Predicted 3D model of a 509-nucleotide part of an RNA (small-subunit ribosomal RNA, 5' domain) from an uncultured bacterium.
Model confidence (mean pLDDT): 83 of 100.
Its Rfam family is "Bacterial small subunit ribosomal RNA".
The full RNA is in RNAcentral, with records from ENA and Greengenes.
Context: one part of a larger RNA
RNA sequence: GGACGAACGCUGGCGGCGUGCUUAAUACAUGCAAGUCGAACGGAGCUUAGCCAGUAGUUUACUGCAGGCGAAAGCUUAGUGGCGGACGGGUGAGUAACGCGUGGGUAAUCUGCCCCUAAGUCUGGGAUAACAGAGCGAAAGUUCUGCUAACACCGGAUAUACUUUCUUUAUCGCAUGGUGAAGGAAGGAAAGGUUACGCUUAGGGAUGAGCCCGCGUCCCAUUAGCUAGUUGGUGAGGUAACAGCUCACCAAGGCGACGAUGGGUAGCCGGCCUGAGAGGGUGGACGGCCACACUGGGACUGAGACACGGCCCAGACUCCUACGGGAGGCAGCAGUAGGGAAUUUUCCGCAAUGGGCGAAAGCCUGACGGAGCAACGCCGCGUGAGGGAAGAAGGUCUUCGGAUCGUAAACCUUUGUCAUCGAGGACGAUAAUGACGGUACUCGAGGAGGAAGCCCCGGCUAACUACGUGCCAGCAGCCGCGGUAACACGUAGGGGGCGAGCGUUGUCC
Numbered sequence: 001g002g003a004c005g006a007a008c009g010c011u012g013g014c015g016g017c018g019u020g021c022u023u024a025a026u027a028c029a030u031g032c033a034a035g036u037c038g039a040a041c042g043g044a045g046c047u048u049a050g051c052c053a054g055u056a057g058u059u060u061a062c063u064g065c066a067g068g069c070g071a072a073a074g075c076u077u078a079g080u081g082g083c084g085g086a087c088g089g090g091u092g093a094g095u096a097a098c099g100c101g102u103g104g105g106u107a108a109u110c111u112g113c114c115c116c117u118a119a120g121u122c123u124g125g126g127a128u129a130a131c132a133g134a135g136c137g138a139a140a141g142u143u144c145u146g147c148u149a150a151c152a153c154c155g156g157a158u159a160u161a162c163u164u165u166c167u168u169u170a171u172c173g174c175a176u177g178g179u180g181a182a183g184g185a186a187g188g189a190a191a192g193g194u195u196a197c198g199c200u201u202a203g204g205g206a207u208g209a210g211c212c213c214g215c216g217u218c219c220c221a222u223u224a225g226c227u228a229g230u231u232g233g234u235g236a237g238g239u240a241a242c243a244g245c246u247c248a249c250c251a252a253g254g255c256g257a258c259g260a261u262g263g264g265u266a267g268c269c270g271g272c273c274u275g276a277g278a279g280g281g282u283g284g285a286c287g288g289c290c291a292c293a294c295u296g297g298g299a300c301u302g303a304g305a306c307a308c309g310g311c312c313c314a315g316a317c318u319c320c321u322a323c324g325g326g327a328g329g330c331a332g333c334a335g336u337a338g339g340g341a342a343u344u345u346u347c348c349g350c351a352a353u354g355g356g357c358g359a360a361a362g363c364c365u366g367a368c369g370g371a372g373c374a375a376c377g378c379c380g381c382g383u384g385a386g387g388g389a390a391g392a393a394g395g396u397c398u399u400c401g402g403a404u405c406g407u408a409a410a411c412c413u414u415u416g417u418c419a420u421c422g423a424g425g426a427c428g429a430u431a432a433u434g435a436c437g438g439u440a441c442u443c444g445a446g447g448a449g450g451a452a453g454c455c456c457c458g459g460c461u462a463a464c465u466a467c468g469u470g471c472c473a474g475c476a477g478c479c480g481c482g483g484u485a486a487c488a489c490g491u492a493g494g495g496g497g498c499g500a501g502c503g504u505u506g507u508c509c
Stems, first nucleotide, its partner, number of pairs: 001509004006505005013381006019374002021339001026337003030334003035083003040080002043077005050069003054065004090292003099217008109209002114205008122156004131146006162187011192197001218264003225255003230252008267289004271282004294315005317328004345371001347370003353367001354365004384414004394405004418450001420445005428436001453498005458479003464493005474481002
C1' cells in the first nucleotide's frame, strides 16, 4: 500500500447492487417450511332433479309454503390405494480419507419418473381398513366381534424374448472372459379406469448413482516401530456389483526414514485476497462434491435412505399426567434466551422461475420472487453555480505599521440534481394472471431552501503560531516529547489529508 462476512469511537443526505451469528453442532416458546390425486376404491356428509302425502292462492293445469323419501347428478372428504416425502432448504460437528481434485476403469454394477422399439394385458380367489356394535384408558391410544371395495393382496394359464443350467458351434478381446446362433430342461408377468391415462415382459437411450485404480492433498521424529481378519489362499455365505465384506480351515504374511503407527489441526475444490511473477494466505457469499440432522446404535419400506420436519432401542435434557403412563428434537424461514466486540423482520406473494401431485382445473411450495432493518461493503449523486473589495464586522497573530481567515461572507444574478408536494404511470405477462407497487420512470410546482464531518500538522510524513501546563497533566506506530518561552501535552487561530465518511483495533499478503 492492498484486502475484509469485520468490530469500536466520532459523524451521517439520497439512490443502485451486493452482504449480514466468524462465538455455544448451546437450549428453544409460537406460527409456518410436503404434500397431492374422487379420472384407483368402498363409504360418510351436504345439495338438488324426481316422487309421496298436506296446505294456501280461483276448479283441472300452474305457483307458493312447511314435512318425508331420495338418486345412476353435483360438491366435500376421514380411511384404503398410488406417486412424492432420498429433491429442494440448513450446517461444517466429524473426517488427513479414494473424503476431495484431476485423469481413467467397470468384461464386477444398479437406475423410479422420461424417450424409442417389440410383444402382451387371459382366468380365478381370499382378506382388510373405513363403517357398525361392545369394551379399556386421564391422555396418547388401543382390544374384541361383524360387514365391504379396489389399479391393495394371492393363485392358475400363456411368454419365441428374459433368468439359471446342459450340449454343439461361430467370432472377438487387456487376464478373469465377452458377444452371437441352434437344441434340451427348469423358472417366473399383467390392472384396470375411462373423453386420449395406465399396467406387464424384453431390448436400447437419456439421466442419476455404486464400486475400483494412477497422481496430488497441513504440522510434530521432543511420535520409530505398527498389525490377528492382520496379509494371502481354498471353500462357503453375502451384495445390484468386485472384495476378509463375513465365516470355517490353511499358510505366515502385510506396512514402515520414499516417514508406517501415534498425536495435533482441518470439510475438499472451482475460486477469493495479495504479489511483476514465482509464491504466500484463505475456502464467508455463489457453484460442484462430501459429511451430519439432540447423542449413540439399528434396520424397515423403497428405483433410490440406513432417511433433518419416518420407524425401533438406549442415553441426556425439556414438557404433560388422574402417577398407571405418554410427548418432543429450528445445523428449514422468521423469532426467543444464552454466549459474544459483533450479525436483521415472529413481513408480502406464489405474479415470475423451478419443484411435487393431478388428465386437467388446480392444490402445496419460508425453494424462490420481493419488501423491511444495518454506511457492513462497492459504485454513483448531492450538500449549489456565476459575479462580488468598503478587502465589512468579528476571531487570531503582531515588530502596532499591519498580516491572516478572505471572494470567504453580506449583496446581485441564476440553476433545480436529490429530498418534498401534485398529476400520469410501466417492462417483467406472446390470450388471462403482478407480491413488488401507485414502485421505477415521466411531467409540473415552489424554493438555496432540508443535507459535512473525521483525522492529522517534531522527523519518518503533506501541514505553525499563540496561550495554558511545568518530568505534572498527558502523548506515543518507531525514534522519542513534557523538569517555565513545548511547532511533540491541552485549547484557540491557521494549515494539510480524505470526504458521507474519517480514524483506531484485529487478521492476511